Predicted 3D model of a 1484-nucleotide RNA (small-subunit ribosomal RNA) from an uncultured prokaryote. Rfam family: Bacterial small subunit ribosomal RNA. RNAcentral holds the sequence, with entries from ENA. The prediction has a mean pLDDT of 83.
RNA sequence: AGAGUUUGAUCCUGGCUCAGAACGAACGCUGGCGGCGUGCCUAACACAUGCAAGUCGAACGAAGGCCCUAGCUUGCUAGGAUACCUUAGUGGCGGACGGGGGAGUAACGCGUGGGAACCUGCCCAAGUGUGCGGAACAACCACUGGAAACGGUGGCUAAUACCGCAUAAGCCCUUCGGGGGAAAGGCUUCGGCCGCACUUGGAUGAGCCCGCGUCAGAUUAGGUUGUUGGUGGGGUAAUGGCCUACCAAGCCUACGAUCUGUAGCUGGUCUGAGAGGACGAUCAGCCACACUGGGACUGAGACACGGCCCAGACUCCUACGGGAGGCAGCAGUGGGGAAUUUUGCACAAUGGGGGAAACCCUGAUGCCAGCAACGCCGCGUGAGUGAUGAAGGCCUUAGGGUUGUAAAGCUCUUUCAGCAGGGAAGAUGAUGACGGUACCUGCAGAAGAAGCCCCGGCUAACUCCGUGUCAGCAGCCGCGGUAAUACGGAGGGGGCUAGCGUUGUUCGGAAUUACUGGGCGUAAAGCGCGCGUAGGCGGUUUGGAAAGUUGGGUGUGAAAGCCCAGGGCUCACCCCGGAACUGCUCUCAAAACUUCCAAGCUAGAGAUCUGGAGAGGAGGGUGGAAUACCCAGUGUAGAGGUGAAAUUCGUAGAUAUUCGGAAGAACACCAGUUGCGAAGGCGGCUCACUGGCCAAGUACUGACGCUGAGGUGCGAAAGCGUGGGGAGCAAACAGGAUUAGAUACCCUGGUAGUCCACUGCUGUAAACGAUGGGUGCUAGACGUUGGAGAGCAUGCCCUUCGGUGUCGCAGUUAACGCAUUAAGCACUCCGCCUGGGGAGUACGGCCGCAAGGUUAAAACUCAAAGGAAUUGACGGGGGCCCGCACAAGCGGUGGAGCAUGUGGUUUAAUUUCGACGCAACGCGAAGAACCUUUACCAGCCCUUUGACAUCCCGGUCGCGGUUUUCCAGAAAAUGGAUCCCUUUCAGUUUCGGCUGGACCCGGUGACAGGUGCUGCAUGGCUGUCGUCAGCUCGUGUCGUGAAAUGUUGGGUUAAGUCCCGCAACGAGCGCAAACCCCUGUCUUCAGUUGCCAUCAGGUUAAGUUGGGCACUCUGGAGGAACUGCCGGUGACAAGCCGGAGGAAGGUGGGGAUGACGUCAAGUCCUCAUGGCCCUUACGGGCUGGGCUACACACGUGCUACAAUGGCGAUGACAGAGGGCGGCGAUCCCGCGAGGGGGAGCUAAUCUCUAAAAGCCGUCUCAGUUCGGAUUGUACUCUGCAACUCGAGUGCAUGAAGUUGGAAUCGCUAGUAAUCGCGGAUCAGCAUGCCGCGGUGAAUACGUUCCCGGGCCUUGUACACACCGCCCGUCACACCAUGGGAGUUGGUUUUACCCGAAGACGGUGUGCUAACCUUUUGGGGGCAGCCGACCACGGUAAGGUCAGCGACUGGGGUGAAGUCGUAACAAGGUAGCCGUAGGGGAACC
Repeated sequence: AGAGUUUGAUCCUGGCUCAGAACGAACGCUGGCGGCGUGCCUAACACAUGCAAGUCGAACGAAGGCCCUAGCUUGCUAGGAUACCUUAGUGGCGGACGGGGGAGUAACGCGUGGGAACCUGCCCAAGUGUGCGGAACAACCACUGGAAACGGUGGCUAAUACCGCAUAAGCCCUUCGGGGGAAAGGCUUCGGCCGCACUUGGAUGAGCCCGCGUCAGAUUAGGUUGUUGGUGGGGUAAUGGCCUACCAAGCCUACGAUCUGUAGCUGGUCUGAGAGGACGAUCAGCCACACUGGGACUGAGACACGGCCCAGACUCCUACGGGAGGCAGCAGUGGGGAAUUUUGCACAAUGGGGGAAACCCUGAUGCCAGCAACGCCGCGUGAGUGAUGAAGGCCUUAGGGUUGUAAAGCUCUUUCAGCAGGGAAGAUGAUGACGGUACCUGCAGAAGAAGCCCCGGCUAACUCCGUGUCAGCAGCCGCGGUAAUACGGAGGGGGCUAGCGUUGUUCGGAAUUACUGGGCGUAAAGCGCGCGUAGGCGGUUUGGAAAGUUGGGUGUGAAAGCCCAGGGCUCACCCCGGAACUGCUCUCAAAACUUCCAAGCUAGAGAUCUGGAGAGGAGGGUGGAAUACCCAGUGUAGAGGUGAAAUUCGUAGAUAUUCGGAAGAACACCAGUUGCGAAGGCGGCUCACUGGCCAAGUACUGACGCUGAGGUGCGAAAGCGUGGGGAGCAAACAGGAUUAGAUACCCUGGUAGUCCACUGCUGUAAACGAUGGGUGCUAGACGUUGGAGAGCAUGCCCUUCGGUGUCGCAGUUAACGCAUUAAGCACUCCGCCUGGGGAGUACGGCCGCAAGGUUAAAACUCAAAGGAAUUGACGGGGGCCCGCACAAGCGGUGGAGCAUGUGGUUUAAUUUCGACGCAACGCGAAGAACCUUUACCAGCCCUUUGACAUCCCGGUCGCGGUUUUCCAGAAAAUGGAUCCCUUUCAGUUUCGGCUGGACCCGGUGACAGGUGCUGCAUGGCUGUCGUCAGCUCGUGUCGUGAAAUGUUGGGUUAAGUCCCGCAACGAGCGCAAACCCCUGUCUUCAGUUGCCAUCAGGUUAAGUUGGGCACUCUGGAGGAACUGCCGGUGACAAGCCGGAGGAAGGUGGGGAUGACGUCAAGUCCUCAUGGCCCUUACGGGCUGGGCUACACACGUGCUACAAUGGCGAUGACAGAGGGCGGCGAUCCCGCGAGGGGGAGCUAAUCUCUAAAAGCCGUCUCAGUUCGGAUUGUACUCUGCAACUCGAGUGCAUGAAGUUGGAAUCGCUAGUAAUCGCGGAUCAGCAUGCCGCGGUGAAUACGUUCCCGGGCCUUGUACACACCGCCCGUCACACCAUGGGAGUUGGUUUUACCCGAAGACGGUGUGCUAACCUUUUGGGGGCAGCCGACCACGGUAAGGUCAGCGACUGGGGUGAAGUCGUAACAAGGUAGCCGUAGGGGAACC
């Protein structure tokens, strides 16, 4: 310090997620030791038991014990002593500290800094005093009530308890005359000590007041009646409405009152670079609380945790009459919870209370212990050596690699733990819980001591097996559908280590709330626009002040903590010192800036005068054109409307046309990125009224300015109210069309509305420049508009101010773009934004007649949603161009019959399998009767080593083959028997044989075998776009980048072909050319099997023979064509047009040749091959059947429908091929298919071989002399065999069919059409396929349209790329949420009732020790009673929050539901915004 994730890729915006640190933690797995810390975050829930606050006999009376003496019933009585001990009681001090938890509290509660009207026991300093009296009450005794707790009555008594008198330095009150008020003693070594009273001061600790700071919500905007202030009185230690009476009507609040929710505050802790953010355990300061609520008493101090009274809830005791209690002290229990310890030791230390002290008490406290890896820190689990790189595991390409010096082995060491011995400091005199602890010494032995998580990317670390969108993983992206580094296991590896992971929470990263440090044209975000209040900001000069500001000083900012340095243990931890604590107070000084005061100035702003432009506003008047209507005339059959129609109007006279009338609305041309206005908006002409603006000038005012939260006004259309008006247009509605439907688009009608009035209402728009207002600054150029000024050549030019546009530099921007009219550079004020959806919705408030507007959430859900630009693809977008693409033609298909393939159906046989738009369908198949192909079905068999291959062992030399016959069997295979024929090689040899190899048989296991699956695991091959002209690269340049440029542009071409231009220059694969083949012309060479011009023989039929190679031809080698030449055109180019010559002319014709890629295209059934599957079968052999089925549908063909023909006759002219298991001549037989016989030919020799269309004659338009299907019959050929199921022939039969609907195919020249011939396969079988030649056309104006393609451009929400994307209703499931009759609970307000305890006020007739007194009373006091206040409780009415709720509304989510097609392209009616109406739904 960053990283992952939106896209095909890019940049940006933006959210989500991760890596870090931390924790009072919890959970999972694991666990050796020590030190130091920490340990109920939940139920302020309830508590058994023990302990946590007592002490003082030197304040007091008394009792008891101990001791002494006496008596004696030897454990009781009496007396004494009381130096000693114990105690209930009176009295004093302390129980207000210490300890706990954080419920309440948003507050002067806390923090910080100040203040005045106060108190303060014990303590310190100082002053004064401590005299004289008195009356009681406990304890105790007696009687007595009660179960108990606890009392009642009478009597006795002491004090440092209580009361009076005296005194008063100082003190208090005062009308300044005066008045008032104290005390206590105890001990003593007799020195004194401890006390007491009054007073002053201090210290300490409290109380009170103030400035500043201190959470969230405005969907809480008004609150308040003791409320705010005054006066009198009361009260308090003290100020004060603290309380009371009266008077006044104030006080708080947008700088957030009141209300609601939440919360103890702080030092600090965690995090962070910091600023900040979150938190407030342990330690420390303050506050508040002590079962809940209220109350006071005592006291220096409390409204009191371990005190009191009352009320309430709960628990316990009870004799039922009454009583007792309060762990949020330390332990501990139950409960709650994911979760938090021992009913320990000691007062040894430190500290506290009491006491003169000894001492007692102290769950405070202890560097005390126990439990817990809860945290931090430290240590250990061994060290060295050790390669046959052991064994085992895992992987493997089978060689090896890895685990791995790791182990074993050998040599050492002993920290920690263990055992044994010694043994502290902490303690100033004594006293040690910790503790036989720390520590020291010795002993034994590698001995007792390693796990957890991870290994797809982020993120360090990889392989095998299993699984097969299953099981599972997952922080985000995402893995898993048969080869998973992502699941599970294993091996290996990485990380951390007595821990490691997970979960939760906080900060960080997040500049993702932006003070430091963000934004708002299009990503979220400028209010629709003015006026203006508060507030914020504000020109220039001088003087003054000193609030801000700056500097110096002062006090404070507790300690601890953080930081630095030093010290004590190794560290953690602790001690000491310093710094810091960024703050606040006081004070001194400065005066630049801001501020304030005063006085000026004129550049801002305003004013005045003179001019100017304008659809600025509001009111009145007025005009013409058009439209529909009405009357009348002319006139006749249609009009109107549309893509085409119909509804509609019209013979009752429309449309058209002419005159007239009346009506309402809007103002053509002018008209212009012209003008005006703040925006909305404003358009005939004219009249008066009126707002703003601009220019030029001026001798005026003197900062009067800018912005503007709230507020207030204006505000298109639609809509609402009341009353008018209503021509045209036109939601709704009706009808007609369109359509699958058409609640639409189109058409015919048509009502609200549109128009007017109301200072009527509404208050929203994509109210847009998607750009708030103001001021200043920062190159220009060219238009246009309104003024002013100068110049002259008088219609031009220059200058200047204001407006409105286009382009453009710097700059800026994510880019697009903006650019003096900023989106640049700055200042200032306001508004607004913080992921998408839910949602501008719900609830609440405000506004509105309503429609609705405004303000405005949450649950839940997703990992994106978005902006700009890029490359593609696509468009029922555009431009240019090409192609038998259309058009122009010729001939077909689609109708018939048949052939063939396919689908379907059928079947024992998916009648084997594959191929499915073009690019499957006469395709694989260049030949299914059996066989083979065969893969399918039925049946019969063989074999677990097989029909076939390799290896091993044993055996036979006789294996093997053909043939004959027979048996089993339906048949074959197979099995058995029989007959016949024939038989291998090498070495060695004693010639008997042996050994070995082929071959065969048997055996064993490795293996064979599979047309079984996966073409979506693959290779190879192929189809297709497409023989279309494209596809790319290097370097450079440009852009943040994806990318672009080049390859675009102007011409041209069949062509990215070439030329020119150009930030490109070159290059590659394609194109073309060349190379290759065929063909067209010529030359040359060669001359048989080919040829025959000349010569000769020969037959008249003949190159037949000699001969020849001239010609044809054959087949080798060459030539020839390149826009080369001429003219025109073009840009002086490329090229194009025309011409000459030439066999051929602009690629001469044809073939081969197929770029980068696309279609997961086709093929595992050609072959090869990974994986999976079968192994007495999914392998192998055979017989028969099937692949040939047949209601039907489609593709491709053949033959036809006839006269351009049929039939008959005639008998001419090709090319290219094939041939020995072959082609087969001549001859003979048969009507014929064919048969017999057989010359020649391994082929320019022989043969297939005859070409056919042609020509001549006839038929004469008919289902025919067309057509030939179908059927019968007789044959032929091939073949073991033609039944299923071949081809052919003769005779007979003679079907459909008379040119084929919608639709659709081929072809541009030797082509189409037509005619025949050959070949492959093949025993036989072609209408198919592949070739060959003969005859031989028509048409192309042209590129509007259909299809396909290329280039450029444009739009895009597509990128699996339009077979894309995507919207809404409905149906189903789940989730959260709104409404909801009500119901339950919390909280709060108001009114009223009740009114405990209590202090206060009144009364005090009852009672009454101290004082006074005349002895009667008085004063004073107490009880009682009354009053006002008040807790709890009750009644009633509200407010508010929450839970539940039949039913109901929308929302969200959910691999394959329904209906449509709204949006994205001109999305097929451009889309969208506001509003209104309508409609299953998107929507119209």